[in-house]
Context: one part of a larger RNA
Molecule: small-subunit ribosomal RNA, 5' domain
Organism: metagenome
RNA sequence: GAAUCAACGCUGGCGGCGCGCUUAACACAUGCAAGUCGAACGAGAAAGCAGGGGCAACCUUGCGAGUACAGCGGCGUACGGGUGAGUAACACGUGGAUGAUCUACCCUUUAGUGUGGAAUAACGCUGGGAAACCGGCGCUAAUACCGCACAAGCCCGAGAGGGGAAAGCAGCAAUGCGCUGAAGGAGGAGUCCGCGGCCGAUUAGCUAGUUGGUGGGGUAAGAGCCCACCAAGGCGAAGAUCGGUAGCCGGCCUGAGAGGGCACACGGCCACACUGGCACUGAAACACGGGCCAGACUCCUACGGGAGGCAGCAGUGGGGAAUCUUGCACAAUGGGGGAAACCCUGAUGCAGCGACGCCGCGUGAGCGAUGAAGCCCUUCGGGGUGUAAAGCUUUUUCGGCAGGGACGAUCCAAGACGGUACCUGCAGAAGCAGCUGCGGCUAACUACGUGCCAGCAGCCGCGGUAAUACGUAGGCAGCGAGCGUUGUUC
Numbered sequence: 001g002a003a004u005c006a007a008c009g010c011u012g013g014c015g016g017c018g019c020g021c022u023u024a025a026c027a028c029a030u031g032c033a034a035g036u037c038g039a040a041c042g043a044g045a046a047a048g049c050a051g052g053g054g055c056a057a058c059c060u061u062g063c064g065a066g067u068a069c070a071g072c073g074g075c076g077u078a079c080g081g082g083u084g085a086g087u088a089a090c091a092c093g094u095g096g097a098u099g100a101u102c103u104a105c106c107c108u109u110u111a112g113u114g115u116g117g118a119a120u121a122a123c124g125c126u127g128g129g130a131a132a133c134c135g136g137c138g139c140u141a142a143u144a145c146c147g148c149a150c151a152a153g154c155c156c157g158a159g160a161g162g163g164g165a166a167a168g169c170a171g172c173a174a175u176g177c178g179c180u181g182a183a184g185g186a187g188g189a190g191u192c193c194g195c196g197g198c199c200g201a202u203u204a205g206c207u208a209g210u211u212g213g214u215g216g217g218g219u220a221a222g223a224g225c226c227c228a229c230c231a232a233g234g235c236g237a238a239g240a241u242c243g244g245u246a247g248c249c250g251g252c253c254u255g256a257g258a259g260g261g262c263a264c265a266c267g268g269c270c271a272c273a274c275u276g277g278c279a280c281u282g283a284a285a286c287a288c289g290g291g292c293c294a295g296a297c298u299c300c301u302a303c304g305g306g307a308g309g310c311a312g313c314a315g316u317g318g319g320g321a322a323u324c325u326u327g328c329a330c331a332a333u334g335g336g337g338g339a340a341a342c343c344c345u346g347a348u349g350c351a352g353c354g355a356c357g358c359c360g361c362g363u364g365a366g367c368g369a370u371g372a373a374g375c376c377c378u379u380c381g382g383g384g385u386g387u388a389a390a391g392c393u394u395u396u397u398c399g400g401c402a403g404g405g406a407c408g409a410u411c412c413a414a415g416a417c418g419g420u421a422c423c424u425g426c427a428g429a430a431g432c433a434g435c436u437g438c439g440g441c442u443a444a445c446u447a448c449g450u451g452c453c454a455g456c457a458g459c460c461g462c463g464g465u466a467a468u469a470c471g472u473a474g475g476c477a478g479c480g481a482g483c484g485u486u487g488u489u490c
Base pairs, nucleotide, nucleotide: 001490002489003488004487006486007485008484009483010482013361014360015359016358017357018356019354020353021319026317027316028315030314031313032312035075036074037073041071048063049062050061051060052059053058082272083271084270092196093195094194095193096192097191098190101189102188103187106185107184108183109182110181111180112179113178114148115147116146117145123138124137125136126135127134128133154163155162156161168177169176170175198244199243200242205235206234207233210232211231212230213229214228215227216226217225247269248268249267250266251262252261253260254259274295275294276293277292278291297308298307299306300305325351327350328349329348333347334345335344336343337342364394365393366392367391374385375384376383377382398431400426401425402424403423404422408417434479435478436477437476438475439460440459441458445474446473447472448471449470455462456461
């Protein structure tokens, strides 16, 4: 000098675009963050309104409505969002391998979609429990579940042969949406390998499923991945093992470059979801807002037993030098479900707070005295502040008030932002400047006060009675809605 996820001190007008717990992966009140489909299925209210009957209580019919709520079933919940704890590893980057593999939804092609059966929730009756919830009996549907048949192609097999599928719904219909088998594609994923990127030798030896073989198990898939038996191997100064530190990369900062430093925002990959372990479902998870077990913690309890997991968005306490609103909207983009209408979406789009950063703009412009007052200095003559002010003329950006008012939206409809941006008009210089420094480095000097005191200080160093170095004032220098200090990097 440049840079910064910054903080602190003084000061602070506006706008645009960004960024905003670096610390306790500490604990969390409350609300919201993943649902949707009645065109897969069975069931199915109430309030209220209207009509009829009745003296009334009430009864009944229609609408409400095949609506709400719940159930069965399908798809989604493995995406999106958060965090960086762990990890020195094929985790990541890069280049390959997969003749060792999988792939729901989507696209293309092809062959089918015949015929039976048994249940179960909801519901009814009933029992237990404070609750969470759990049990018994009985009824019922399906695109839920299970057979049989056919098998082009598929799988097993050398062959003979063997094995294995389906579901309907809507529509008057045409037809549409589905379902099953197979092949291909796209996108996605798993696994393996070469090479590459931290520190310590004051860590020198490490290793028993260890290294290899045979046979098996297991997986979508190769393999000590696991197991039985057999052999005795495998790694290491080209640094094994151990210890420390750390998510990796694209990138970012600096630098002429080489290099050095960093890993915040944005994008890709990985890992994690109170801590540890485990599997279930599923095309895919060993699953943040699913399950089970154990643990710590918090809460409820009728003491028998239960409930919970913000490293989602806001927000609270705590820690800290320090980091925001318990906001609006699904209008746009994107995602899930649905034939659609549409529903959901703290993703996202916006708004709020913060000079935290970058950029832009303003706080006026012109004229105006040998030069007011005040203040400062003075050799008392004068000099400085200084065209600065006043005054005259003029403009109205920003801000204020008033009127108009979008684009973003497409087949129809639909705009959170937003009465925002922008345009027009009105008034009036009106409402808007500070911070740091002035001994040398280093641009900028005098006076007074103080008297090795009080204090300054990045380094050298100032201060002990004339201090350009402390404090104040005037003046001056630098930058300017900022200025300075501290931390960190080059």